[in-house]
Order: sequence, then structure tokens, then C1' cells
RNA sequence: UUCCCGAAAAGGCAAACCGGCUGCGAAGCCGAGUGCGCAAAGCCACGGGUCUCCCGAUGAGACAGCCGGGUUACCGAA
Repeated sequence: UUCCCGAAAAGGCAAACCGGCUGCGAAGCCGAGUGCGCAAAGCCACGGGUCUCCCGAUGAGACAGCCGGGUUACCGAA
């Protein structure tokens, strides 16, 4: 110097509830107050899984806060 682990500190995100909007729908976005929780609860639909569907489906889509993986990243005691 770099990498791994992660206590403390400074911050961060934001489940659910409420209101509005978009979508056939799963769901997503915005806002107020609240914080369920999270060390990547930042991003990516690559694999598995769950969910949705006017078309038909050997299809299209949603979920990254379901798991795995990839990638970037604040602080750094023992």
C1' cells in the first nucleotide's frame, strides 16, 4: 500500500401504514408523518425461486428488502 473481517462514530437506505399517480395485473413512482429492519436494503434480471398476464404461452412481464452470483462504494478499534 492492497485485500478480508467488523466494534464504535458520522451519516445512509426505508418495511408497513396514509394520500396521489401509472399499469389488464404482479407491481412501480411521488409525498407527509412514522420507522420493520438493513453493512451495501447501492446498481445489474445472469442462475434458482416466488408472483402476474388483453396477446396465447416453446411468450411477455414483476420481485435486487427471497437466495446465489457480478460490479461499485463511507468509517475502520480489536

The RNA shown here (c-di-GMP-I riboswitch aptamer) has 78 nucleotides and comes from Stieleria varia. The RNAcentral record of the sequence draws on Rfam. Its Rfam family is "c-di-GMP-I riboswitch aptamer". About the family: GEMM was predicted in a large-scale screen for bacterial structured RNA regulatory elements. Genes associated with GEMM are involved in a diverse array of functions, including chemotaxis regulation, signal transduction, secretion and chitin. Lineage of the source: Bacteria > Planctomycetia > Pirellulales > Pirellulaceae > Stieleria.